Background: A computed fold for a 503-nucleotide part of an RNA from an Actinomycetota bacterium, annotated as small-subunit ribosomal RNA, 5' domain. Its mean pLDDT, the model's own confidence on a scale to 100, is 85.
[in-house]
Context: one part of a larger RNA
RNA sequence: GGACGAACGCUGGCGGCGGGCCUAAUACAUGCAAGUCGAACGCACUCGACCUUCGGGUCACAUGAGUGAGUGGCGAACGGGUGAGUAACACGUGAGAAACCUGCCCCGAAGACUGGAAUAACUCGAGGAAACUCGGGCUAAUACCGGAUGUCCCCAUCAGGUCGCAUGGCCAGGUGAGGAAAUGCUCCGGCGCUUCGGGAGGGUCUCGCGGCCUAUCAGCUAGUUGGUGAGGUAACGGCUCACCAAGGCAUCGACGGGUAGCUGGUCUGAGAGGACGAUCAGCCACACUGGGACUGAGACACGGCCCAGACUCCUACGGGAGGCAGCAGUAGGGAAUCUUGCGCAAUGGGCGAAAGCCUGACGCAGCCACGCCGCGUGAGGGAUGAAGGCUCUCGGGUUGUAAACCUCUUUCAGCAGGGACGAAAAUGACGGUACCUGCAGAAGAAGCUCCGGCCAACUACGUGCCAGCAGCCGCGGUAACACGUAGGGAGCAAGCGUUGUCC
Numbered sequence: 001g002g003a004c005g006a007a008c009g010c011u012g013g014c015g016g017c018g019g020g021c022c023u024a025a026u027a028c029a030u031g032c033a034a035g036u037c038g039a040a041c042g043c044a045c046u047c048g049a050c051c052u053u054c055g056g057g058u059c060a061c062a063u064g065a066g067u068g069a070g071u072g073g074c075g076a077a078c079g080g081g082u083g084a085g086u087a088a089c090a091c092g093u094g095a096g097a098a099a100c101c102u103g104c105c106c107c108g109a110a111g112a113c114u115g116g117a118a119u120a121a122c123u124c125g126a127g128g129a130a131a132c133u134c135g136g137g138c139u140a141a142u143a144c145c146g147g148a149u150g151u152c153c154c155c156a157u158c159a160g161g162u163c164g165c166a167u168g169g170c171c172a173g174g175u176g177a178g179g180a181a182a183u184g185c186u187c188c189g190g191c192g193c194u195u196c197g198g199g200a201g202g203g204u205c206u207c208g209c210g211g212c213c214u215a216u217c218a219g220c221u222a223g224u225u226g227g228u229g230a231g232g233u234a235a236c237g238g239c240u241c242a243c244c245a246a247g248g249c250a251u252c253g254a255c256g257g258g259u260a261g262c263u264g265g266u267c268u269g270a271g272a273g274g275a276c277g278a279u280c281a282g283c284c285a286c287a288c289u290g291g292g293a294c295u296g297a298g299a300c301a302c303g304g305c306c307c308a309g310a311c312u313c314c315u316a317c318g319g320g321a322g323g324c325a326g327c328a329g330u331a332g333g334g335a336a337u338c339u340u341g342c343g344c345a346a347u348g349g350g351c352g353a354a355a356g357c358c359u360g361a362c363g364c365a366g367c368c369a370c371g372c373c374g375c376g377u378g379a380g381g382g383a384u385g386a387a388g389g390c391u392c393u394c395g396g397g398u399u400g401u402a403a404a405c406c407u408c409u410u411u412c413a414g415c416a417g418g419g420a421c422g423a424a425a426a427u428g429a430c431g432g433u434a435c436c437u438g439c440a441g442a443a444g445a446a447g448c449u450c451c452g453g454c455c456a457a458c459u460a461c462g463u464g465c466c467a468g469c470a471g472c473c474g475c476g477g478u479a480a481c482a483c484g485u486a487g488g489g490a491g492c493a494a495g496c497g498u499u500g501u502c503c
Base pairs, nucleotide, nucleotide: 001503002502003501004500006499007498008497009496010495013375014374015373016372017371018370019368020367021333026331027330028329030328031327032326035074036073037072040071041070043068044067045066046065047064048059049058050057051056081286082285083284091210092209093208094207095206096205097204100203101202102201105199106198107197108196109195110194111193113147114146115145116144122137123136124135125134126133127132152179153178155176156175157174158173160171161170162169163168184191185190212258213257214256219249220248221247224246225245226244227243228242229241230240231239261283262282263281264280265276266275267274268273288309289308290307291306292305311322312321313320314319339365341364342363343362347361348359349358350357351356378408379407380406381405388399389398390397391396412444414439415438416437417436418435422430447492448491449490450489451488452473453472454471458487459486460485461484462483468475469474
């Protein structure tokens, strides 16, 4: 000198674009943050007109519309948060998988035949303070289960061709065993179902190389290293197990300890390098703490389940409920970090044939000079150099064209009128916002630090090694340009200084 997710002191006019718990991965009141589908299914209820003795009755439309819980499907594994852990194939980069998986989507091929038994809702009964639970009975399906068929798939076996970096892959064929489906829904356009092959996108695994400190850590290791067999997995593999062998790693730093999410990047620097990893983007890990599996194409699952623990709450003391590192917000900690806002109008996501519903993702608004950028606080004229202040050798000097005064302008802010783009037919939270036009009046808008040298800017008074200053050198003990005040000056400017950290 530059930089900052900054903080503190003094000060503070406007706008645009960004940013905003770096500390306690501390504890959380309240609200919201994941639903949707009646074009899969059964049920209950509501909705019309007239009469009414208020109990109900009659009539019709319309197998219409809606609401509720339930069965079923898809989603809830995305999106959003955080950085605790992790020195690891976690990340980056480059390869490999002839050892693998893949719902929805796209392309292609083939098919959907025939039966069955339940169950929730509902109803009856029982238990419980509650959370909720148990038993009997009834019922539906794109829920569940048999049988058939089988292009094909899988397994076993026989024999052939071809290819490869090894295990081996691919192609065609014979025999045997096994394996599908929802004649569903429909507003008649379609939407769905099953099997197989391919694709796209996604995921999983393996390997080479790369990126912290420490030797005041020198030896580490028994599933350890390898083999055979088995189990397990989507799949390879000590991944697990039985047996066998005795290996494997290490001064090119094993093992241990400390620290840390990694990267694209950011800051600085001429570069080499150094430091960092907020915002945005990719990957990883985590979701009160520890462990576990279930469902599923996908989880070992933030707003799912089970167990244990700590904590909080309810309780009829028998037993239950909870998890903001989602968005707001509260307490606490701290030098320090925001609104319990508006909207689904846009973009995107889930469900749905659609209308649409949901969406604290997102779009916006609010607060904060936290940062960057832009603009303003007026412009021209004006000497007898007014008054006042300060100073003085009392002549003057300086503040100073500065003010007054004259002429002019009106950015920004203010008031009034008009008023968008963003939306494609409808639909705009932002927002009567941006922007445009008009009006009035210099009107509403300047501070902070410094002035001994480094370093740009000097005098007076007060004080008297006191009070104080200070980044370094150093100032102050009676003439202090260094302390305090005033006048003057210098530098930056809606900021200016200080502190901290990095280069």

Lineage of the source: Bacteria > Bacillati > Actinomycetota. It matches the Rfam family "Bacterial small subunit ribosomal RNA".